[in-house]
RNA sequence: GCCUCUGUAGCUCAAAGGAAGAGCAGGCGCGUCCUAAGCGAACGGUUGGGGGUUCGAGUCCCUCCAGGGGCA
Numbered sequence: 001g002c003c004u005c006u007g008u009a010g011c012u013c014a015a016a017g018g019a020a021g022a023g024c025a026g027g028c029g030c031g032u033c034c035u036a037a038g039c040g041a042a043c044g045g046u047u048g049g050g051g052g053u054u055c056g057a058g059u060c061c062c063u064c065c066a067g068g069g070g071c072a
């Protein structure tokens, strides 16, 4: 330099055009004499950045950035 894959919550991952969800972690309650296990209700997101297409984009297109793999 070229090709390819990935980038979504603190972490690990879903979501194949109708507007983002789970598990874990953390905080709060219940629980217990106390702690833990267990249970409950919440919280947590500019979907890597910027454009474009569309009535509508995490999803499709372009470009840039970061990381993995391959070739040279």
Base pairs, nucleotide, nucleotide: 001071002070003069004068005067006066007065010024011023012022013021018055028040029039030038048064049063050062051061052060
Transfer RNA from Pseudoclavibacter endophyticus, 72 nucleotides, folded computationally. Rfam family: tRNA. It is annotated as a transfer RNA. Rfam's curators write: Transfer RNA (tRNA) molecules are approximately 80 nucleotides in length. Its mean pLDDT, the model's own confidence on a scale to 100, is 84. Taxonomically the source falls in Pseudoclavibacter (Bacteria, Bacillati, Actinomycetota, Microbacteriaceae).